Bacterial RNase P class A from Paenibacillus swuensis, 405 nucleotides, folded computationally. The prediction has a mean pLDDT of 76. It matches the Rfam family "Bacterial RNase P class A". The family's RNA type in Rfam is ribozyme. Gene Ontology terms of the family: ribonuclease P activity, dimeric ribonuclease P complex and tRNA processing.
[in-house]
């Protein structure tokens, strides 16, 4: 210097002005609820996102036990809980730092194994044999045929042909037997909490549980539009009351006036209504739920770690169609397509070579100053713990390679 791996922190800063949403204070207005303006202080994230898991909280259901259904699946630990995290084991991948794991059981049972191939745990296509039986020839010994039949050694197909290599054996062959080895299980011993590892004894030999299934553990449902409370006009029920005039079907039935309610206070206008009290339900609107919590940052202790615990400190959005913004200035960082300015300058660019640019009037290049552009992804909605996805630069440690000394 190049290419990587892992981990961590950050998420432009400050000020002014104009706004927006909560909180507190005091003032004014209002019968009151409350409203207005003023002051002080607060106002998004690492993912606020996807809504995929887990929990808190709320309502509904629920004696107890079992079945079915769902979920999880190496070991130990962490936790409120998890499909998450930490530390390990084993396997796969990578030269490596490391990464990934859909990691129980195929020796419980059933099923499946495309295409090719004769055959996919049961098989004879080519091939080998034909000892035995059969047929033919021969006096006979025997020879021939390949009919019965035997053979999984060789060829061929395939991801895979019944564990591999060598030997014994045989008519030819075969774990049929033997030696050595591969894999799986079992016994024993040692180490480890354990997964497991090493050695050993005996038995076995295709794969697939991302097929049914078996085993172990686990598991109610819906969700803050959960849910609780208050509530206007109108409408329902009960009881009581009802001004003036007119009409009729003589009923508080209809119409008009008066009266009452809404339209933020008053008048006009418009709309609605018999009046009062009580009861119960919903609509609308409002309040609570709502942010003090598995909280935040610091230090100590325990632990390899995840994490736990102790100490003193802090309070840090709560909107409801949804506030958290805009403008200007200064600074920070990054990049130069600026024939910008000043200075340096014989070399520069590149890991390195060629190439290319440049070598004194200097537009190579470097430093400083100025200018310009840029500073990602993204926006809380009950709250937490995770996962996944989106996305910017920075730092540290480590790995591999290259060049120079």
């Nucleotide at each position: 210097g190049a290419a990587g791996u892992u981990u961590g922190a950050c998420a432009g800063a400050c000020a002014a002005u104009c706004g927006c949403c909560g909180g507190c204070g005091a003032u004014u207005c209002u019968u009151a609820c409350g409203a207005a303006a003023c002051g002080c202080g607060g106002g998004a994230g690492g993912a606020a996102a996807g809504u995929c898991c887990g929990g808190g909280c709320u309502c509904c259901a629920c004696a107890g036990g079992g079945c079915a259904g769902g979920g999880u699946g190496c070991u130990g630990g962490a936790u409120a809980a998890c499909g998450u995290c930490c530390a390990g084991u084993c396997a796969a991948c990578g030269c490596g730092a490391g990464u990934u794991g859909a990691a129980g059981g195929a020796u419980a049972g059933u099923g499946c194994c495309a295409c090719a191939g004769a055959a996919a745990u049961g098989g004879a296509c080519c091939g080998c044999c034909g000892a035995u039986g059969g047929c033919g020839c021969g006096c006979a010994a025997g020879c021939g045929c390949a009919c019965a039949g035997g053979c999984a050694a060789g060829g061929g197909u395939g991801g895979a042909a019944c564990c591999g290599u060598g030997g014994u054996g045989u008519a030819a062959g075969a774990g049929a037997c033997c030696a050595c080895g591969a894999g799986g299980g079992u016994u024993u011993a040692u180490g480890g909490u354990g997964a497991c590892a090493u050695a050993u004894u005996c038995c076995c030999u295709g794969g697939u549980a991302a097929a049914c299934c078996c085993c172990a553990c686990u598991u109610g449902g819906a969700g803050c539009a959960a849910g609780a409370c208050c509530u206007a006009a109108u409408g329902g029920a009960a009881c009581g009351c009802a001004g003036c005039a007119a009409g009729c079907u003589c009923g508080a039935c209809u119409u008009g006036c008066a009266g009452c309610c809404u339209u933020a206070g008053c008048c006009c206008g418009a709309g609605g209504c018999g009046c009062g009290u009580u009861c119960g339900g919903g609509u609308u609107g409002g309040u609570c739920g709502c942010u003090u919590g598995a909280g935040c940052a610091g230090g100590g202790c325990a632990g390899c770690a995840a994490u736990g615990u102790c100490c003193g400190g802090c309070c840090u959005a709560g909107a409801u169609a949804g506030a958290u913004g805009a403008u200007u200035g200064u600074c920070a960082c990054u990049u130069u397509a600026c024939g910008g300015g000043u200075g340096g300058g014989a070399g520069g660019c590149u890991u390195g070579u060629u190439a290319c640019c440049g070598u004194u009037a200097a537009c190579a290049c470097c430093a400083c100053c100025g200018g310009a552009a840029g500073u990602a992804c993204a926006g809380a909605a009950c709250c937490c713990g995770g996962c996944u996805u989106a996305a910017g630069g920075c730092a540290a440690a480590c790995u591999u390679c290259u060049c120079g000394u």